Large-subunit ribosomal RNA, domain II from Roseburia faecis, 679 nucleotides, folded computationally. NCBI's taxonomy places the organism under Bacteria, Bacillati, Lachnospirales, Lachnospiraceae, Roseburia. Its Rfam family is "Bacterial large subunit ribosomal RNA". Gene Ontology terms of the family: ribosome and structural constituent of ribosome.
Context: one part of a larger RNA
RNA sequence: UCCGGCGAGUUACGCGUACUGGCAAGGUUAAGUGCUUAAGGCACGGAGCCGAAGCGACAGCGAGUCUUAACUGGGCGAUAAGUCAGUACGAGUAGACCCGAAACCGGGUGAUCUAUCCAUGUCCAGGAUGAAGAUGCCGUAAAAGGCAUUGGAGGUCCGAAGCCACAUCCGUUGAAAAGGGUGGGCAUGAGGUGUGGAUAGGGGAGAAAUUCCAAUCGAACCCGGAGAUAGCUGGUUCUCCUCGAAAUAGCUUUAGGGCUAGCCUCGUUUUAGUCUUAUGGAGGUAGAGCACUGAAUUUCCGCGGGGGCGUCAAAGCUUACCAAAGAAUAUCAAACUCCGAAUGCCAUGUAGAUGAUGAACGGGAGUCAGACUGCACGAGAUAAGUUGGGCGGUCAAAAGGGAAAGAGCCCAGACCACCGGCUAAGGUCCCAAAGUGUGUGUUAAGUGGAAAAGGAUGUGGGAAUUCGAAGACAACUAGGAUGUUGGCUCAGAAGCAGCCAUACAUUCAAAGAGUGCGUAACAGCUCACUAGUCGAGAGUCCCUGCGCCGAAAAUGUCCGGGGCUGAAACACAACACCGAAGCCGUGGACUCCGUAAGGAGUGGUAGAGGAGCAUUCUUAAAACCGACGAAGCUGUACCGGUAAGGAGCAGUGGAGGGAUAAGAAGAGAGAAUGCCGGA
Numbered sequence: 001u002c003c004g005g006c007g008a009g010u011u012a013c014g015c016g017u018a019c020u021g022g023c024a025a026g027g028u029u030a031a032g033u034g035c036u037u038a039a040g041g042c043a044c045g046g047a048g049c050c051g052a053a054g055c056g057a058c059a060g061c062g063a064g065u066c067u068u069a070a071c072u073g074g075g076c077g078a079u080a081a082g083u084c085a086g087u088a089c090g091a092g093u094a095g096a097c098c099c100g101a102a103a104c105c106g107g108g109u110g111a112u113c114u115a116u117c118c119a120u121g122u123c124c125a126g127g128a129u130g131a132a133g134a135u136g137c138c139g140u141a142a143a144a145g146g147c148a149u150u151g152g153a154g155g156u157c158c159g160a161a162g163c164c165a166c167a168u169c170c171g172u173u174g175a176a177a178a179g180g181g182u183g184g185g186c187a188u189g190a191g192g193u194g195u196g197g198a199u200a201g202g203g204g205a206g207a208a209a210u211u212c213c214a215a216u217c218g219a220a221c222c223c224g225g226a227g228a229u230a231g232c233u234g235g236u237u238c239u240c241c242u243c244g245a246a247a248u249a250g251c252u253u254u255a256g257g258g259c260u261a262g263c264c265u266c267g268u269u270u271u272a273g274u275c276u277u278a279u280g281g282a283g284g285u286a287g288a289g290c291a292c293u294g295a296a297u298u299u300c301c302g303c304g305g306g307g308g309c310g311u312c313a314a315a316g317c318u319u320a321c322c323a324a325a326g327a328a329u330a331u332c333a334a335a336c337u338c339c340g341a342a343u344g345c346c347a348u349g350u351a352g353a354u355g356a357u358g359a360a361c362g363g364g365a366g367u368c369a370g371a372c373u374g375c376a377c378g379a380g381a382u383a384a385g386u387u388g389g390g391c392g393g394u395c396a397a398a399a400g401g402g403a404a405a406g407a408g409c410c411c412a413g414a415c416c417a418c419c420g421g422c423u424a425a426g427g428u429c430c431c432a433a434a435g436u437g438u439g440u441g442u443u444a445a446g447u448g449g450a451a452a453a454g455g456a457u458g459u460g461g462g463a464a465u466u467c468g469a470a471g472a473c474a475a476c477u478a479g480g481a482u483g484u485u486g487g488c489u490c491a492g493a494a495g496c497a498g499c500c501a502u503a504c505a506u507u508c509a510a511a512g513a514g515u516g517c518g519u520a521a522c523a524g525c526u527c528a529c530u531a532g533u534c535g536a537g538a539g540u541c542c543c544u545g546c547g548c549c550g551a552a553a554a555u556g557u558c559c560g561g562g563g564c565u566g567a568a569a570c571a572c573a574a575c576a577c578c579g580a581a582g583c584c585g586u587g588g589a590c591u592c593c594g595u596a597a598g599g600a601g602u603g604g605u606a607g608a609g610g611a612g613c614a615u616u617c618u619u620a621a622a623a624c625c626g627a628c629g630a631a632g633c634u635g636u637a638c639c640g641g642u643a644a645g646g647a648g649c650a651g652u653g654g655a656g657g658g659a660u661a662a663g664a665a666g667a668g669a670g671a672a673u674g675c676c677g678g679a
Base pairs, nucleotide, nucleotide: 001679002678003677004676005675006674011094012093013092015090016089017088018087019086020085021084022083023082026050027049028048032044033043034042035041036040054061055060064076065075066074067073097235098234100232104225105224106223107222108221109220115199116198117197118196119195120194121193122192123191124189126158127157128156129154133150134149135148136147137146138145162186163185164184166183167182168181169180170179201217203213204212205211210219238612239611240610241609242608243607248261249260250259251258252257262367263366264364265363266362267361268360269359270358273354274353275352276351277349278348279347280346281345287339288337289336293333294332295331298328299327300326304322305321306319307318308317309316370395371394372393373392374391375390377388378387379386400411401410402409415588416587417586418585420584421583422582426578427577428576429562430561431560435575438573439572440571441570442569448564454549455548458546459545460544461543462542464540465539466538467537475533476532477531478530479529481506482505483504486500487499488498512527516525517524589602590601591600592599593598613668615665616664617663618662619661620660624657625656632652633651634650635649636648639646
């Protein structure tokens, strides 16, 4: 991992609701007793219980009663039949659907492991060092002291046994549930070790580490309380049909749990409901506004304040200061409003649509983690596949088509069958079903097929304006002068360093007291401006379509790919086709409504309701089938059913099986890191 078997809403009691049955103003027996064909049944047993009358705290009264001094009142009653069983469902009490703790308590068993202690034994090769003391000699007045020898001390040294466990390698489904290799430490001591004994779990022991107390230790192990408890996790077994949620509110030592309501279902009763349309209402949002409350800015005015002057003080004068109130202009606001929609909400009416969708009562639930998306908002950074509510949608619980691929986007809601038709979204060159379709434009960037501020004679469309056959724009030819080198400044300053003036004046077709380059300053080149040549458009600004740059990333060029340029891109227009489980057609099944004809419907998790299939046993049943072959097993292309399933036949097997109608359950497995066995 697989296969087989086993494996989870049970039982008792009383209660509630519904249904079925008996009897019925009644219904019913319990313990017990008797009989019996004796795990059974029949009879007796009326104690008791429920109901038939209630009201009141009571006395009590009674279809009434209580309240009260008393109710024109008010409360609870009267005007609806119960009861005993059975069945189903539910709640309660019990282990109460099953498995699962860590723990707690009681009584015991353990110190053959290990910790400490006690008693009694035993062990420590060999080598080194050489304390005290002693002896002798020297030395001294005597000592002290010195030297030599002797001696053999020490938690002394080196190092086997023994004990330990510091480093590293191997081992890590090991040779081993702690070892092996190579080194290492201690090795006469607080040493090692044998045997016997002591200390016990709310405890012992501990050179102390939460360390040890039999491979178990922040409280051993065994049995018991015990099926502890588990608001937690996992699992919970056949089929079909009808309906079908919730992830919200309130409260909660409550937040991943509950209770009540909401939403679902079933039953009974009842007669409303929803949408469109019209009218009438309430309201203060969007917007707008500044009349209030505040905020923010400019100007004018200037209450008051500051500064200066004033002989202390003051009056007074003054000011490039601050500035209330006021005026003018222009702003802002969820907690501002002189105003003010659209929707939505409430009510009423008409007509239409829908066709039981509404309400009440009763039985049963599940739900209380929601997700994304569109719109208007709060929080956040006008961040998040972020977070919080509001109004919709989808998913959840929804398959199908599209978006390459995708819970939540777009289209569309799958009863079944069909090698029939029409469409939606989206598409129609090939992959790949359908236009290499039509018409008019745009784009040249592979833009299409990612992106901003910003930038640019890209290109299309529109509008405005200036100049232009009295000749524009561009180009070429010619001129571009005089007072004058304007004045000042300056070494110089002559159009062109700088300052002043510049609507200076003259001659002119025109020519600035000068546009730029240039010179030390002049000179020189050039422009404005003018004429000629030429001969028809030229310049500027604005709005707008499509493009360009801005544009750097990690597996792979990346439109899904190929590939695409008068398109297979973009815009507009009209047409054709493809395209889904949508719609239609044909046939069939079921549900509900209906007398019928016929009509409507049948996606579905949690969940409610309904109808069935299968297994074992019991009753009828000593029926019936069965050695002329039961069950079981194997095969099967057979038969019938919507399904669970049921038969037939053949083989095997070798003794039981059991239609049908009922009843009772150890009544259905694929999952529980399920249990047992096998491979």